[in-house]
C1' cells in the first nucleotide's frame, strides 16, 4: 500500500488431472440496423504504389550597379496662342539631377529549422548513466582590441551566333558589405630553446629519456562598409557623430560531433566465426580519437554468459489490461533515430553528403522539330489504383511561432480555424401533471378471465431542443501619429492622447415569440445469464459463443404478442490483456494422469562443515544529483452553466551515478580445528568379474548284443520312423550344450547381470580398533565409458531347442494356436550394433521424524565343554504400520513424511516419436526433433451395475431316475406363405399360433363388389315454414333390398297465449372399428410365489456411494438365530380369506316308510415342533419317535413387492393430437372372413390281444332349466316325431343320469371283425334361407397308419395315464376347443460334474443403448492438409572474375581555361554454389465421412493372458522365435 469472484463441457453417477468455451475491459477500427442537438477529441494502419492542378521558402534598395513608373528642378529642341519683333504663356519630346514607389540580376543571410513517414536497420539505432587532457559552432549574450595602403574581375546591360524548346557560346562595357595582394598583431596559430615547475617509462643509488605548463626567441593569420544629423566647401569631397554591420580575441548560453557502462525480440532443425581482421610502428585524412585510410610488422581477435548464421522489428516517454509480479502494443502529443522513386558521389556551408540544390546509372512517367530535352506530393488539399477500410483541391496569418529586414513589412498549407465520418468520450433532449368504462384493436385463456395498460383518448401545464425576430461579448498583446518626462543631443524607455488591426462570425451567450410542437432504436428471452407463450415447420428448412437445439405437441428454427437489457445508439467480426495457478519469481508438477534419462564416470557451473582476523564486492541505512515536459494516480485549486476538456502548485512510485556510514550474513584473502569425506590397521560374507583345468546325470549318434511288431503322437487323429527288425534293454565309444538336488521373502554388482568342483589374478563392500591427511566435499548440461535378447561382419562349433520353410490336422477358410520335420540362430573367438515394460513405471546427496516382526553379515556382553539360544549394537534384505501425505489407489526410517542442494523432464488427443535436416552405423535402424488438417475430449483412482467360453456356495420336474406323449399317418382348429374384389384387423422367441373369438350361413362385419341416403342411423339446441289426415299401421305396385309410389285405418294438450311431436330448409353439429400402444388412462403379460426391493437415524468415506442387506449355523422364505457399526421400519414371504380332510353342537325343507345316521345348512373345536431321545453353539433348527383324522407349511386356491421389456392392448371403454365431412359417416343385397403347390404350432383318433365285437351285471359327482327342461305313453332301425303330466327347482326334467371297470362268449396276429378318413345314396332337426357354408342318423365305401429320424414336451401323489359327465356362449352349429366334475389309480428321485432358469458373495472389465455391448486393420468410394517427387519459375544475401559513370584524391601536359592518365566505386556482365518460396504428372502415408467389403486382433481367462525390444513371414487386422 486497501487489493484477488466465477461458470458450462469428459462420467449411468463420483473425486482428480486436463483442454476447450463463456461472462469484464480495450481499439486510429470494419460490418449489419437504426439516427435529434452540442462541446473536446479523432480520421490512410494496405500499395515506402503511381501522380493531373493549386499553393507549402523568402527576404534585404539602410550592400550594388542598371532598369520602370511618378513628381519636381533645370536645360534643349520643336509646336500652338498672344505679339511686327524682341519677348512670353501652354503642351510635347529629350537630357541632366534630385525626390518618392519598384525590381531581373550581383551580393548578404535564410533555405540543414518547420512538416512529412517509419521502408531500411537488432545497430552506440535508442533509454539510462558517464566520459570528451581527443572536439567544433553562424546567428545571440558579455568583454578587450581593431577596420591602413593598393589591385583584378564579372553578372546585369548591349552586339552577334546556335536550339523546336530548354537553354547555351562569344565579342565590348560596368559596381559593390564580390574577390585578390600587402601592412598592423594581443591573451591567436606554428617553430626553436630549456631557466622553474609538472607527470610518465627505464632504472630503484644516482641518473637516462620524453611529455607538458610558464617563461624567452623566431616565423605566420585580419577586416567592409551603409546610413543618420552636423560643420567647412560652389561642388567632389572631407571632419565629427548616430546606429546598423565588419576582423581578431577571451568568456557565457544554447546546439552538435565522438567514446564508454548498463538495458530492452525469436530460432541450436544456425557451432564455430574473422584477414583490414587483432593488436604495433609511421604517415594520410578529420573539428577530433580511432584500421578511419595506406605501407610495414606481429599472429592475434570473437565464441555455449551463445560468436557466426538466418528470421522479425524504427527505439522510448508512455499506451491498453492485469490486485499485482506480468503480457501485449508503440496511432494521436513529445524526445531521439532513419529515409525523401531505387543506387552513388562530391560541392556550397556555421551546419547537409542536402524532401521542394547538382553531378551520374537505373527503372517509371510526360514533351518533342526525333537533334534532345524535363520530373519526383513519405509537405497541405485533391486524384487513380489496391483494399473491409480513413475527410475539403476551405478560410485566414487576427493570435502563436519561424526566416529575412535598421523599421515598417513581406513570406510562412508550420499555426489559427471551418467543413466531413455516431470513430470514441462527455453533456443535454425527444415532454410533465391528472386520467378506469380498466375504451377499442391485438395476444393469449382452463372460456371465467388475462395482458398489452395509465399505456391511449381525453383534460390541464411548461418550452430545454428546433423555427423566426433582436442585442451581443471575450480571444488585442500591439502597430502608427502626436504630447511629455528621464537619460548627455539624437535613439531607447515610460507614460498619456488620438487613430488602426478578428479568418474563426454576428459565433459563444442573452432576451423576446410560436407550439407537444421537430427527434427511438438495437440487441436479447434453453443452461452459463436478465427475460416466455402461442401458431408454423417436422434431423427439412434451419439456429448454435460452448453445452446443445430441431425426426407432429420446439420456452433454442420462422412469424406474432408480451417481456427483459443498454440506449442516439445496439449488436457481429477481428485483435489484445483478463479470467488462465493452463510456463507457476509471486505461484504447479514428474510411482499409476503428460512427465525420472538405461547405468556409472567426469570438465564447466551450481551448493557447500566449525573457530578467529582483516577487506567492504554483494547487502543495509542516511544524504546529493539524476531520471525532459507531457501523461497515470493523489492533494489543493482555478476555467468553459456541468461534464468530457483545459489549466496551476505539490506530492509520489521506479531505476541509476556518487558520498558517507555499518559488518550480522554472503563473498574475497589470512591463520587454525576434526563432526563430512579419505587413508593406514585387523578381521569377515559372498552366483561380483576375467582365466585356464576338472566332472557327473540326462540327451543324442555310432558299434555290437537281446528280442519282436509295432513305436511315436493327440481332445480325437493323421503326417513320421520300423520286417533292409524299430521301440524297448545291456555293453562301449563320440559329441555338444546346460549345471538337478542344496536354493531360500537368501547373497553379490552402479545398472544390464551373476549359480557344477578347483586354482591363478582383479575390483567392491561391511563390522571392529586405534592412528594419520585435514573440506580433500554433494551434483553434474557438454564429455568417456558400460549396457539384456535380437540382429550385423569374419572364423569355428553344431547334441538338444528352433524364426523361415515343408508337410499333417482343425476349421466355413486356417498364410494361426496342436502334431511331425527342419535352416539361420541359440555356443566359443574378434568386432559393430546401443536398443527393453532397460520397471520399485519411485534421479543423486545429507539431515531430522513412534513402533512391532522376520531373516543375512559383523562386533562387544552374558553364558557354556562346544555350539545354539538370550541382551546391546553398525551395515543390509522383507512383512505389518502411529503420525503425515495423497485425487485415490496407496507411501510410511529402503518415504510417494518434514526440510536443504544439483541435475533431468512434462504443459489437451490424434497427427507422431512421423516428415524435414543434421550426426552416429557395414545394414537393420538409432539420436535430436517438428507443422498443416482434425476433435471436445483424450486420461487417472475409485464407485453401482451389467456381463464373462472366471471362480465359489444355493435353489427349481433345470437336470438325472420314472410314467405318458409331440416329431411320421389322417383328420379338426389356429397361424405363415399364395392367391384373391376381398380373403377385415390385432397378437410374433421365451412372453403369438383350439390367442381376442364363451360359438363368421343372414346379422355379427370392421372387408369386397353393387344400389341407395348426406344436419344424415343416433344427442343436445336455434331459426324459418307447414302440418296435426303429418308421422305410424296396413293393402296393392315398382325394385335384390334398402327404399319409392298410391289407396286404407288412425286423428295430440289447452279457455287462450302457447305447448308437444313429426316433416321440409338451413345453422351449430353428429358420425368414424380411419391414424397415432412410440402423446396416454386402464387393464394384461413375463422375469416369478422368485426373495427381493426401498427409508429413517446413525457410522465410515472429500464424494460418487457403502455399513445396515457382509460372515457362520438355518429355512420353501431377507424364515429365524449367533457374531458385527449399526439401531429401526416399510413394501413384499409368513400370517389374515376360500375349498377339502377329523370331531362336535344347532337345526332339520324338498332327505328318510320310521328312528340312530347318511346328507344338507350354520357354527365351534383340532397341530402348537406342544410331548420324548439324539445332533446342534445352552440357540434358531434338524432328525427320529409317541399319540393323532391329520406332523412339521395337512392338501389345493385367491392373494404378483420395487421393478425389466418404449413388452400387448386407441378393433372392450375412456381420451391428447392429427385426418375424413354428398365421405374414411350411414343402410341395403349378394359375396368374403371357410379359398389351396406348401411351411409351422396346438389337438382329436389310431396303428390294436393290458385290444375289437357281441349280450350281461354295477359305482359318481359337478351342474343347467319358463322364448325352458321336458316325463308316461305311441310310432320311427335311427336321427327324431306326436303328446303332454310336472317343475321358477335338495321337490320336476336334463338323467335308466355315466363310461372305463366286472362276468361270459367271439375274434387269433392279419393293414385284420385293428383303424376309421373319404365318398355315393337316402333321411331328420334348426332357421326368412343350409349352393358357397350347418350338425345329426341309416346303409354302403373302408385312405393313410404295423408305435414314428434329429430334436424335443408334461409330471413328484390321488399327482402322472386311462374313463366317461357337465356347463357357458348359442335358433342351430363346423366343441376333437375352453373352463369345471367325478371314476380307476401307478412308477421313480442314488442326487447336483454337467444342460436351462434363478438367488447371494467374491474377481476382472477398454461394457453402462449394459456382450445382442465395445472395438482393429486391409480393400472399396468422397474431401481435405502436409510430406516426397523427374524438374521448373522466381526472389534473398554473398564470393570470384570482367567492364565501369559521376565523383574526391593524386599524376603528366598547360601562362591559363582545360585536356589526358592512375587508384577506388554504383550500376550492369558472368560462374559456381548457397538459401528461401511458387508451379508440377506421379507415389506413400494421414485425417475426416448414419447404414459398402473381408475378417475378429484386444477389452472377461476375450475363448492361443496380455503387452515391450527385436527379427523373420502373412489379403488385413496379425502369427512365430
Nucleotide at each position: 500500500u486497501u487489493u484477488g469472484a466465477g461458470a458450462g463441457u469428459u462420467u449411468g453417477a463420483u473425486c482428480c488431472u486436463g483442454g476447450c468455451u463463456c461472462a469484464g475491459g480495450a481499439u486510429g477500427a470494419a460490418c449489419g440496423c437504426u439516427g435529434g442537438c452540442g462541446g473536446c477529441g479523432u480520421g490512410g494502419a494496405u500499395a515506402a504504389g503511381g501522380c493531373a492542378u493549386g499553393c507549402a521558402a523568402g527576404u534585404c534598395g539602410u550592400a550594388c550597379g542598371g532598369g520602370a513608373a511618378c513628381g519636381c528642378a533645370c536645360a534643349a529642341u520643336u509646336u500652338u496662342g498672344c505679339g511686327c519683333a524682341a519677348g512670353u504663356a501652354a503642351a510635347a519630346u529629350u537630357g541632366u539631377g534630385c525626390g518618392u514607389u519598384u525590381u531581373a540580376g550581383u551580393g548578404g543571410c535564410g533555405a540543414a529549422c518547420g512538416a512529412g513517414u517509419u521502408a531500411g536497420u537488432a545497430a552506440c539505432a535508442c533509454g539510462u548513466a558517464a566520459u570528451u587532457u581527443a572536439c567544433g559552432c553562424a546567428c545571440c549574450u558579455u568583454u578587450g582590441a581593431c577596420a591602413c595602403g593598393g589591385g583584378c574581375a564579372u553578372a546585369a546591360u548591349u552586339c552577334g551566333c546556335c536550339g523546336a524548346a530548354a537553354g547555351g557560346c562569344g565579342g565590348a562595357c560596368u559596381a559593390a558589405u564580390u574577390c585578390c595582394c600587402g601592412a598592423u598583431a594581443g591573451u591567436c596559430c606554428c617553430g626553436c630553446u630549456a631557466a622553474c615547475a609538472u607527470c610518465u617509462u627505464c632504472a630503484c643509488a644516482a641518473g637516462a629519456a620524453g611529455u607538458u605548463g610558464u617563461g624567452g626567441c623566431g616565423g605566420g593569420u585580419a577586416a567592409a562598409g551603409g546610413u543618420u544629423u552636423u560643420a567647412a566647401g560652389c561642388a567632389a569631397u572631407u571632419g565629427a557623430u548616430u546606429c546598423c554591420g565588419g576582423u581578431c580575441a577571451a568568456a557565457g548560453a544554447g546546439c552538435g560531433g565522438a567514446u564508454u557502462g548498463c538495458g530492452g525480440c525469436c530460432u541450436a532443425u544456425c557451432a564455430g566465426c574473422u584477414u583490414g581482421u587483432u593488436g604495433g610502428u609511421g604517415a594520410g585524412g578529420u573539428a577530433a580519437u580511432g584500421g578511419c585510410u595506406c605501407a610495414c610488422c606481429a599472429a592475434g581477435g570473437c565464441u555455449a554468459u551463445g560468436a557466426c548464421a538466418g528470421g522479425u522489428a524504427g527505439g522510448g516517454g508512455a499506451c491498453g489490461u492485469g490486485a499485482g509480479a506480468g503480457c501485449g502494443u508503440g496511432a494521436c502529443c513529445c524526445c531521439c533515430a532513419a529515409c525523401g522513386g531505387a543506387g552513388g558521389c562530391a560541392u556550397u556551408g556555421a551546419g547537409a553528403u542536402a524532401c521542394g540544390g547538382g553531378c551520374c546509372u537505373c527503372a517509371c512517367a510526360c514533351c518533342u522539330a526525333c537533334g534532345g530535352g524535363u520530373g519526383g506530393c513519405u509537405g497541405c488539399a485533391g486524384u487513380c489504383g489496391a483494399g473491409a477500410a480513413u475527410c475539403u483541391u476551405c478560410g485566414g496569418c487576427a493570435a502563436u511561432g519561424g526566416g529575412c529586414g535598421a523599421a515598417a513589412g513581406c513570406c510562412u498549407g508550420a499555426c489559427c480555424g471551418a467543413g466531413c465520418g455516431a470513430c470514441g468520450c462527455c453533456g443535454c433532449g425527444u415532454g410533465c401533471g391528472g386520467g378506469a368504462u380498466g375504451a377499442a384493436g391485438g395476444c393469449c385463456u382452463u372460456c371465467g378471465g388475462g395482458u398489452u395498460g395509465u399505456a391511449a383518448a381525453c383534460c390541464g401545464c411548461u418550452u430545454u431542443u428546433a423555427g423566426c425576430u433582436g442585442g451581443g461579448a471575450g480571444a488585442a498583446a500591439g502597430u502608427u501619429u502626436u504630447g511629455c518626462g528621464c537619460u548627455u543631443u539624437u535613439u531607447g524607455c515610460g507614460u498619456a492622447a488620438a487613430g488602426u488591426u478578428g479568418a474563426u462570425a454576428g459565433u459563444a451567450c442573452c432576451a423576446g415569440u410560436u407550439g407537444a410542437a421537430u427527434a427511438a432504436g438495437g440487441g436479447g428471452c434453453u443452461g452459463c445469464u436478465a427475460a416466455u407463450c402461442a401458431c408454423g415447420u417436422g434431423c427439412c428448412a434451419g439456429a448454435a459463443g460452448c453445452a446443445u437445439c430441431g425426426g407432429u405437441a420446439a420456452g433454442a428454427c420462422g412469424u406474432g404478442a408480451g417481456c427483459c437489457c443498454c440506449u442516439a445508439g445496439u449488436g457481429u467480426u477481428a485483435u489484445c490483456c483478463g479470467g488462465a495457478u493452463u510456463u507457476a519469481u509471486u505461484g504447479g508438477g514428474c510411482g499409476u494422469a503428460a512427465a525420472g534419462a538405461g547405468c556409472c564416470u567426469u570438465a564447466a557451473g551450481g551448493c557447500g562443515u566449525u573457530u578467529u582476523u582483516u577487506u567492504g564486492g554483494g547487502u543495509u541505512u542516511u544524504c546529493u544529483g539524476u531520471u525532459a515536459a507531457a501523461u497515470c494516480u493523489c492533494c489543493a485549486g482555478c476555467g468553459c452553466u456541468c461534464a468530457a476538456c483545459g489549466u496551476u502548485g505539490g506530492a509520489a512510485u521506479u531505476a541509476u551515478a556518487g558520498a558517507a556510514a555499518a559488518a550480522a550474513c554472503u563473498a574475497a584473502g589470512g591463520a587454525a580445528a576434526u563432526a563430512g569425506a579419505g587413508g593406514a590397521u585387523g578381521u569377515u560374507a559372498g552366483a561380483a568379474g576375467c582365466c585356464a583345468g576338472c566332472g557327473g546325470a540326462a540327451c543324442a549318434u555310432a558299434u555290437g548284443g537281446u528280442g519282436u511288431a509295432g513305436g511315436g503322437g493327440u481332445g480325437a487323429a493323421a503326417u513320421c520312423c520300423g520286417u533292409u527288425g524299430a521301440u524297448a534293454u545291456c555293453a562301449u565309444a563320440u559329441g555338444g550344450a546346460a549345471c538337478a538336488c542344496c536354493a531360500a521373502a537368501a547373497g553379490c554388482g552402479a545398472a544390464g547381470g551373476c549359480a557344477g568342483c578347483u586354482g591363478a589374478c582383479u575390483a567392491a563392500a561391511a563390522c571392529a580398533u586405534u592412528c594419520c591427511u585435514g573440506a580433500c566435499g554433494c551434483u553434474g548440461a557438454u564429455u568417456g565409458g558400460c549396457g539384456a535378447a535380437a540382429g550385423c561382419u569374419a572364423g569355428g562349433g553344431u547334441a538338444g531347442c528352433g524364426a523361415a520353410a515343408a508337410a499333417g490336422a482343425u476349421u466355413a477358410g486356417a498364410u494361426a494356436c496342436c502334431u511331425u520335420u527342419g535352416u539361420a540362430g541359440u555356443c566359443c573367438u574378434a568386432g559393430c550394433u546401443g536398443u527393453a515394460a532397460a520397471u520399485a513405471a519411485u534421479g543423486g546427496a545429507c539431515g531430522c521424524u513412534g513402533g512391532c516382526u522376520a531373516g543375512u553379515g559383523g562386533a562387544a556382553g552374558u553364558g557354556u565343554c562346544g555350539a545354539c539360544c538370550c541382551u546391546u549394537u553398525c551395515a543390509c534384505u522383507g512383512g505389518u504400520g502411529a503420525a503425515g501425505c495423497u485425487a485415490a489407489c496407496g507411501c510410511g526410517u529402503u518415504a510417494a513424511g518434514c526440510g536443504u542442494c544439483c541435475c533431468g523432464c512434462c504443459u489437451g488427443g490424434a497427427a507422431a516419436g512421423u516428415a524435414c535436416g543434421a550426426c552416429g552405423g557395414c545394414a537393420a535402424c538409432g539420436u535430436u526433433g517438428a507443422a498443416a488438417c482434425u476433435c471436445a475430449a483424450a486420461g487417472g483412482a475409485a464407485u453401482a451395475g451389467a456381463c464373462g467360453g472366471g471362480g465359489a456356495g444355493c435353489c427349481a420336474c433345470a437336470c438325472a431316475a420314472g410314467c405318458g406323449g409331440u416329431g411320421g399317418a389322417u383328420c379338426a382348429c389356429g397361424u405363415g406363405g399364395c392367391u384373391u374384389a376381398a380373403u377385415u384387423c390385432g397378437a410374433u422367441g421365451g412372453u403369438a399360433a383350439g390367442c381376442g373369438a364363451a360359438g363368421a350361413a343372414c346379422c355379427u362385419u370392421a372387408c369386397c363388389a353393387g344400389g341407395g341416403c348426406u344436419u344424415g342411423a343416433c344427442a343436445u339446441g336455434c331459426u324459418a315454414a307447414a302440418u296435426g289426415a303429418a308421422a305410424g299401421u296396413u293393402u296393392a305396385g315398382g325394385g335384390a333390398a334398402a327404399c319409392u309410389u298410391a289407396g286404407a285405418c288412425c286423428u295430440c294438450c289447452a279457455c287462450a297465449a302457447g305447448g308437444c311431436a313429426u316433416u321440409u330448409a338451413g345453422c351449430a353439429c353428429a358420425g368414424g372399428u380411419g391414424c397415432u400402444g412410440c402423446a396416454u388412462g386402464g387393464u394384461u403379460g413375463u422375469c416369478g410365489u422368485c426373495a427381493g426391493c426401498a427409508g429413517g437415524u446413525g457410522c465410515u468415506g472429500u464424494g460418487a456411494a457403502g455399513c445396515g442387506c457382509c460372515u457362520c449355523c438355518u429355512u420353501a422364505a431377507a424364515u429365524g438365530g449367533a457374531c458385527a457399526a449399526a439401531c429401526c421400519u416399510g413394501c413384499g414371504a409368513a400370517a389374515c380369506c376360500c375349498u377339502c380332510g377329523c370331531u362336535c353342537u344347532a337345526u332339520g325343507u324338498u332327505u328318510c316308510a320310521a328312528g340312530u345316521a347318511u346328507c344338507a345348512u350354520a357354527g365351534a373345536g383340532g397341530a402348537c415342533u406342544g410331548c420324548c431321545g439324539c445332533g446342534g453353539u445352552u440357540a434358531a433348527c434338524g432328525u427320529g419317535g409317541a399319540g393323532g383324522a391329520a406332523g412339521a407349511a395337512g392338501a389345493g386356491g385367491a392373494c404378483g413387492a420395487c421393478g425389466c421389456c418404449a413388452a400387448a392392448u386407441c378393433c372392450g371403454c375412456a381420451u391428447g393430437g392429427u385426418c375424413c365431412u354428398u365421405a374414411u359417416g350411414c343402410c341395403c343385397u349378394g359375396g368374403g372372413c371357410c379359398g389351396c403347390a406348401c411351411g409351422c404350432g396346438u389337438g382329436a383318433u389310431a396303428c390294436a390281444a393290458u385290444g375289437g365285437c357281441u349280450g350281461g351285471u354295477a359305482c359318481a359327482a359337478u351342474g343347467g332349466g319358463u322364448u325352458g327342461c321336458c316325463a308316461a305313453g305311441u310310432c320311427g332301425u335311427a336321427a327324431g316325431a306326436c303328446g303332454g303330466a310336472g317343475c321358477u327347482a335338495a321337490c320336476c326334467c336334463c338323467a335308466u343320469c355315466a363310461a372305463a371297470a366286472c362276468c361270459a362268449g367271439u375274434c387269433u396276429c392279419a393293414g385284420u371283425u385293428c383303424g376309421g378318413a373319404u365318398u355315393g345314396a337316402g333321411g331328420u332337426c334348426u332357421g326368412c334361407a343350409a349352393c358357397u357354408c350347418g350338425a345329426c342318423c341309416u346303409c354302403a365305401u373302408g385312405a393313410a397308419g404295423u408305435u414314428g429320424g434329429a430334436a424335443u414336451c408334461g409330471c413328484u401323489a390321488g399327482u402322472a395315464a386311462u374313463c366317461g359327465c357337465g356347463g357357458g356362449u348359442c335358433a342351430g352349429c363346423u366343441a376333437u376347443a375352453c373352463c369345471g366334475c367325478g371314476a380307476u389309480g401307478a412308477a421313480u428321485a442314488u442326487g447336483u460334474c454337467a444342460c436351462u432358469g434363478g438367488c447371494u458373495c467374491u474377481u476382472g472389465u477398454a461394457c453402462u443403448c449394459a456382450c445382442c455391448g465395445c472395438c482393429u486393420g486391409u480393400c472399396a468410394c468422397a474431401u481435405c492438409a502436409g510430406a516426397a517427387a523427374a524438374g521448373u519459375u522466381g526472389g534473398u544475401a554473398a564470393u570470384g572474375c570482367c567492364c565501369a559513370a559521376a565523383g574526391u584524391c593524386u599524376c603528366u601536359c598547360u601562362c591559363g581555361c582545360g585536356a589526358g592518365g592512375g587508384c577506388c566505386u554504383a550500376a550492369g556482365g558472368u560462374a559456381a554454389g548457397a538459401u528461401c518460396a511458387g508451379c508440377a504428372a506421379u507415389c506413400a502415408g494421414g485425417a475426416u465421412g448414419a447404414a459398402g467389403u473381408c475378417a475378429u486382433a484386444a477389452c472377461a481367462a476375450g475363448g492361443c493372458a496380455c503387452g515391450g525390444g527385436u527379427a523373420g513371414g502373412g489379403g488385413a487386422a496379425c502369427c512365430u522365435g
Molecule: small-subunit ribosomal RNA
Organism: bacterium (Candidatus Gribaldobacteria) CG_4_10_14_0_8_um_filter_33_9